[in-house]
Context: one part of a larger RNA
RNA sequence: CUGGGCGUAAAGCGAGUGUAGGUGGUUGUCAUAGUCAGGUGUGAAAGCCUUGAGCUCAACUCAAGAAAUGCACUUGAUACUGGGCGACUAGAGGACCGGAGAGGAUAGUGGAAUUCCCAGUGUAGUGGUGAAAUACGUAGAGAUUGGGAAGAACACCAGUGGCGAAGGCGGCUAUCUGGACGGUUACUGACACUAAGACUCGAAAGCGUGGGGAGCAAACAGGAUUAGAUACCCUGGUAGUCCACGCCGUAAACGAUGGGUGCUAGACGUUGGCGAGCUUGCUCGUCAGUGUCGCAGCUAACGCGUUAAGCACCCCGCCUGGGGAGUACGGCCGCAAGGUUGAAACUC
Numbered sequence: 001c002u003g004g005g006c007g008u009a010a011a012g013c014g015a016g017u018g019u020a021g022g023u024g025g026u027u028g029u030c031a032u033a034g035u036c037a038g039g040u041g042u043g044a045a046a047g048c049c050u051u052g053a054g055c056u057c058a059a060c061u062c063a064a065g066a067a068a069u070g071c072a073c074u075u076g077a078u079a080c081u082g083g084g085c086g087a088c089u090a091g092a093g094g095a096c097c098g099g100a101g102a103g104g105a106u107a108g109u110g111g112a113a114u115u116c117c118c119a120g121u122g123u124a125g126u127g128g129u130g131a132a133a134u135a136c137g138u139a140g141a142g143a144u145u146g147g148g149a150a151g152a153a154c155a156c157c158a159g160u161g162g163c164g165a166a167g168g169c170g171g172c173u174a175u176c177u178g179g180a181c182g183g184u185u186a187c188u189g190a191c192a193c194u195a196a197g198a199c200u201c202g203a204a205a206g207c208g209u210g211g212g213g214a215g216c217a218a219a220c221a222g223g224a225u226u227a228g229a230u231a232c233c234c235u236g237g238u239a240g241u242c243c244a245c246g247c248c249g250u251a252a253a254c255g256a257u258g259g260g261u262g263c264u265a266g267a268c269g270u271u272g273g274c275g276a277g278c279u280u281g282c283u284c285g286u287c288a289g290u291g292u293c294g295c296a297g298c299u300a301a302c303g304c305g306u307u308a309a310g311c312a313c314c315c316c317g318c319c320u321g322g323g324g325a326g327u328a329c330g331g332c333c334g335c336a337a338g339g340u341u342g343a344a345a346c347u348c
Base pairs, nucleotide, nucleotide: 003320004319005318006317007302008301012316014201015200016199017198021194022193023192025088026087027086028085029084030083033081034080035077036076037075038074039073040072041071042070049065050064051063052062053061054060091191092188093187094185095184096183097182098181103177104176105175106174107173108172109171110154114150115149116148117147118146119145120144121143125136126135162169163168206247207246208245209244210243211242215241216240220236221235222234223233258315259314260313261312262311263310266293267292268291269290270289271288272287273286274285275284276283277282278281297304298303321348322347323346330341331340332339333338
């Protein structure tokens, strides 16, 4: 390489947009590039193979044949693939109507709680633990009442509920804005699928500059525990957590399951539409989602099972024994931390 694979054994890029490329619906017609068949030429000799012959045999040699899967030209075939021209509507898109949603961005705003500050009442404890102590408190704490300030997060509703490509998204209101879904359709007419590079997005932590800082809390300090305790527990507490702008680009970024299309028993639940039927709150049908169980089938088993890990096709990514190692070196990226690409010796 061929092959076999990728839920858990090695293996699906974290996700999307999209370029090249690969692949591509129904039908007519034209030529015939691929494809198929015949013919002609060529495909050196030697060698290989077959038959025969010559050295006493064999090796060896000689003769004839076969073969030479290829190439070119030519005659024909036209189903399939490709090409030109034309037509179509089942894919895709558009138009109109409709409802659902924590989808995104910005601005504003609300209540509970927490901490702090001020004032009142009030007196000796509070806090914390397995038990304690550190800590706070007679300079009046904790408790309680009133007032004020600040920051962060939004109880109930809340739901294997919803939305988003993924990361993710949850008080309320307004503005701007993306996508999906259903119904109708007299429009376009294959405009499609995938996607190497590329570009964009991308939790948390971390970084830069400037703000902010209530609670929480790496580091750090103290108190305990212990043989020790650089921990688990407790009292404190700084970065950080929050905002703006700019980086970083990783994760058990998980459904550990790439995307698309078609096909292959059902049952029960639930979300958003639509249509019927009546007995008016149920039943039936249908489309899109989201779950549980399960037939066939698949699987090493576990399990999957119309949301496939079943049956097929198209395109991309990736794997090829363990360690060494996601390391070294080099390249690219980054302010740095580091990321990405990614070996070998050696060893079992």
The prediction has a mean pLDDT of 90. The part of an RNA shown here (small-subunit ribosomal RNA, central domain) has 348 nucleotides and comes from an uncultured Hyphomicrobiales bacterium. It matches the Rfam family "Bacterial small subunit ribosomal RNA".